[in-house]
This is a predicted structure of a 379-nucleotide RNA (Bacterial RNase P class A) from Candidatus Brevefilum sp. It is recorded under the gene name rnpB. The organism belongs to Candidatus Brevifilum, within Bacteria. Its Rfam family is "Bacterial RNase P class A". Rfam describes the family as follows. Ribonuclease P (RNase P) is a ubiquitous endoribonuclease, found in archaea, bacteria and eukarya as well as chloroplasts and mitochondria. Rfam classes the family as a ribozyme. The coordinates come from a structure-prediction model, not an experiment, and the mean pLDDT is 79. The RNAcentral record of the sequence draws on ENA.

RNA sequence: CAGGUCGGCCGGAUGGCCGCGGGUGCGCAAGCGCCCGAGGAAAGUCCGCACACCUCAGGGCAGCAUGCCGGGUACCGCCCGGAAGUGCGUAAGUGCUUGGAGCAGGGCCACAGAAAGAAUACCGCUCUCCUUCGGGAGAGUAAGGGUGAAACGGCGGUGUAAGAGACCACCGACGGGCGCAGUAAUGUGCCCGGACAGGCAACCCCCAUGCGGUGCAAGGUCAAGCAGGAGAGAAGUCUGGCGACAGACGGGAACUGCCCGCUUCCCAAACAUCUCCGGGUAGACCGCUCGAGCGGGUGGGUAACCACUCGCCCAGAUAGAUGUCCAUCCAGGCGGGGCUCCCGCCGGACAGAAUGCGGCUUACAGGCUGGCCUGGAUC
Numbered sequence: 001c002a003g004g005u006c007g008g009c010c011g012g013a014u015g016g017c018c019g020c021g022g023g024u025g026c027g028c029a030a031g032c033g034c035c036c037g038a039g040g041a042a043a044g045u046c047c048g049c050a051c052a053c054c055u056c057a058g059g060g061c062a063g064c065a066u067g068c069c070g071g072g073u074a075c076c077g078c079c080c081g082g083a084a085g086u087g088c089g090u091a092a093g094u095g096c097u098u099g100g101a102g103c104a105g106g107g108c109c110a111c112a113g114a115a116a117g118a119a120u121a122c123c124g125c126u127c128u129c130c131u132u133c134g135g136g137a138g139a140g141u142a143a144g145g146g147u148g149a150a151a152c153g154g155c156g157g158u159g160u161a162a163g164a165g166a167c168c169a170c171c172g173a174c175g176g177g178c179g180c181a182g183u184a185a186u187g188u189g190c191c192c193g194g195a196c197a198g199g200c201a202a203c204c205c206c207c208a209u210g211c212g213g214u215g216c217a218a219g220g221u222c223a224a225g226c227a228g229g230a231g232a233g234a235a236g237u238c239u240g241g242c243g244a245c246a247g248a249c250g251g252g253a254a255c256u257g258c259c260c261g262c263u264u265c266c267c268a269a270a271c272a273u274c275u276c277c278g279g280g281u282a283g284a285c286c287g288c289u290c291g292a293g294c295g296g297g298u299g300g301g302u303a304a305c306c307a308c309u310c311g312c313c314c315a316g317a318u319a320g321a322u323g324u325c326c327a328u329c330c331a332g333g334c335g336g337g338g339c340u341c342c343c344g345c346c347g348g349a350c351a352g353a354a355u356g357c358g359g360c361u362u363a364c365a366g367g368c369u370g371g372c373c374u375g376g377a378u379c
Base pairs, nucleotide, nucleotide: 001375002374003373004372005371006370007369008368009367010366012329013328014327015326016325018323020037021036022035023034024033025032026031039350043361044360046359047358048357049356050355051215052214053213054212063211064210065209066208067207068082069081070080071079072078083098084097085096086095087094088093099206100205105204106203107200108199109198122145123144124141125140126139127138128137129136130135153171154170156168157167158166174193175192176191177190178189179188180187181186219286220285221284222283228277229276230275231274232273236249237248238247239246240245250267251266252265253264254263293312294311295310296309297308298307299306300305330348332346333345334344335343336342337341
C1' cells in the first nucleotide's frame, strides 16, 4: 500500500421569524420573560423483570418453555468465556449441533435395494439331483458384487463343500475403574471388560429445571349533570284509641247583595325548588417519570460485568407537542476549468415517545475509528 476479518462510535452544525407541549417568574387580566422538549432503533411486541389489581390451604395431573460446562445479571430463551463434534476460510476468524436412542416404551426411516432391524438373499459362491448341455430345481452361505444418506468394524489365523465373530490373537468402536490436568464440561495415560448394540427425540415419550391470570384503558382520589333514596317545602296542630276513627282548637269552601253567626263539606297529594345520602359518568388529580438513570475518573476481572468516587437532571401529552420557512456553514456526490486550487448544481438515511427497565430481532444514506490476519513493496 492492497485485500480481508472482528468490534466500537457518529448519524448534520449555528443563528433568526412565526408556531406547538411542559415547567417557572411577573401581572387583576390580556399577556410577557426565562428554562426544558424523541431514538439508536422511540419499531416488532418475541423473551425477561419491576409495579398494580384479581385469585390463592397443601400437593399432584394436564399444558408450555428451556436443555454441553462455568461465569455475569434484579431477571431472561440474553450476554461473556470455555469444551466436544462437524462444515467454510491460506489465515485472522466464523456457521451449525450438543440431556436420554447400551435396555422404560411406542412410532418412523422417501427413492433405490433381497433386506432399513432380530428380519432377509438379486447376482455370485458351494454341494446334491435333473438336463434337450442353453440351463433348471432343491439345500447351504453371507466372504465378494450390486442398492442406498445409512446394510452387524479392521487385519491375520483356525475352520469348512463353500463360508461366516462360528471360533482365536491383536487393534478399534463402546462400557467400567484408577491416576494426572482443569471449578466444570472435557482432555489424556494405564488397567479391566468387550462378539455386540444402524439412524431420527424439531415424532410421541422419559429425565431435570422454570412457569397463577390480567395489564398503566393496571389501579386509586375528588366529583358536575341525569337517574335513585330520605327530608324540607303552599294549614294544620293537639288529645284519646292497637286501629278504623272520634273530639278540641285553627284554616278553607258552599249558602248570602254584603258582613257576622249557625249549618254542611273539606284540610289530601305533590310538580317546580332546596337540603342531605350512597353509588358513580363527564371532568380534574394521583399513578407519571430521579431511574436496576446518564457522563468522567480510579480500581478489580481474559471478558460479560462489578465496586468506589466526582459531576449532571435528560419529554410527560391524553386525540396526543417536538413543526415550517430563511440565512450561513460542514460531510458527501455530479459537472466544468487555467486541476496542491477555483466555479456551478445537487445534497444528510431509517424512523418517530405514551408506566418504566434489561435483552433479542428487524430498518438504516453516509461517515469516523481500534485490534487482528494474508499478500506485496521499501528500509